[in-house]
RNA sequence: AAAUUCCUUUGGGGCAGGGUGUAAAUCCCGACCGGCGGUGAUGGACAAGUUCAUGUCCUCAGUCCGUGACCCGUUUGCGAAAGCAACGGUGGAUUUGGUGAAAUUCCAAAGCCGACAGUUAAAGUCUGGAUGGGAAAAGGAACAG
Numbered sequence: 001a002a003a004u005u006c007c008u009u010u011g012g013g014g015c016a017g018g019g020u021g022u023a024a025a026u027c028c029c030g031a032c033c034g035g036c037g038g039u040g041a042u043g044g045a046c047a048a049g050u051u052c053a054u055g056u057c058c059u060c061a062g063u064c065c066g067u068g069a070c071c072c073g074u075u076u077g078c079g080a081a082a083g084c085a086a087c088g089g090u091g092g093a094u095u096u097g098g099u100g101a102a103a104u105u106c107c108a109a110a111g112c113c114g115a116c117a118g119u120u121a122a123a124g125u126c127u128g129g130a131u132g133g134g135a136a137a138a139g140g141a142a143c144a145g
Base pairs, nucleotide, nucleotide: 004142005141006140007139008138009137010136017029018028019027031125032124033114034113035067036066037065038064043058044057045056046055047054062112063111071089072088073087074086076085077084078083094110095109096108097107098106116128117127118126
């Protein structure tokens, strides 16, 4: 150093303007937003070097791979119970053209998608569960050598 265990902290953005209507941030025109990890030919820094090339690090996908929130189930464990934990299920979306040895990642264009409950009227964007949970990230400690 790696691995393991523990602690602390952090850990989601968004309807301007207009139409209809008794009523819509929910419909229509239009506007806006993109969790976490991985991959990666973007971009950048550094090293040595004449150049090409090379190495290390940072960075690069809403729609690729995986994953979290919501919802459902199972049973073993804990618990007086509520519930917690573990495991499983469910859970949305991309094409075309260009460059190239190679791209669903780069460039260009046009698309598409977004839990549950609530609402004077149907919600990715409002309100609520949620001062919750959480993928995970950073820092620290122990152990070990």

A computed fold for a 145-nucleotide RNA from Sediminibacillus terrae, annotated as FMN riboswitch aptamer (RFN element). Its mean pLDDT, the model's own confidence on a scale to 100, is 79. It was read from a public genome assembly, where an Rfam model found it. Lineage of the source: Bacteria > Bacillati > Caryophanales > Bacillaceae > Sediminibacillus. Its Rfam family is "FMN riboswitch aptamer (RFN element)". From the family's description: The RFN element is a highly conserved domain that is found frequently in the 5'-untranslated regions of prokaryotic mRNAs that encode for flavin mononucleotide (FMN) biosynthesis and transport proteins. This element is a metabolite-dependent riboswitch that directly binds FMN in the absence of proteins. In Bacillus subtilis, the riboswitch most likely controls gene expression by causing premature transcription termination within the 5' untranslated region of the ribDEAHT operon and precluding access to the ribosome-binding site of ypaA mRNA.The FMN riboswitch structure, reported in present an FMN-bound six-stem junction, adopts a butterfly-like scaffold, stapled together by opposingly directed but nearly identically folded peripheral domains. Of the family's consensus pairs, 100% are formed in the model.